[in-house]
RNA sequence: GGCUCUGUAGCUCAAUGGUAGAGCAGUGGACUUUUAAUCCAUUGGUUAAGGGUUCGAGUCCCUUCAGAGUCA
Numbered sequence: 001g002g003c004u005c006u007g008u009a010g011c012u013c014a015a016u017g018g019u020a021g022a023g024c025a026g027u028g029g030a031c032u033u034u035u036a037a038u039c040c041a042u043u044g045g046u047u048a049a050g051g052g053u054u055c056g057a058g059u060c061c062c063u064u065c066a067g068a069g070u071c072a
Base pairs, nucleotide, nucleotide: 001071002070003069004068005067006066007065010024011023012022013021018055026042027041028040029039030038048064049063050062051061052060
């Protein structure tokens, strides 16, 4: 340098073009002599950035950025 893949909550990951979610973590509460465990409730998102298509984009198209793989 060419090609392919990945980028979504603090972490690991979902989400047929139609209200962005789960688990863990965090916070508050219950329980307990205390901790842990368990149970209940709850917070947290510029979906890497910019543009395009569309009534509507995390999803489709283009460019850029970051990372990984592969070829030379």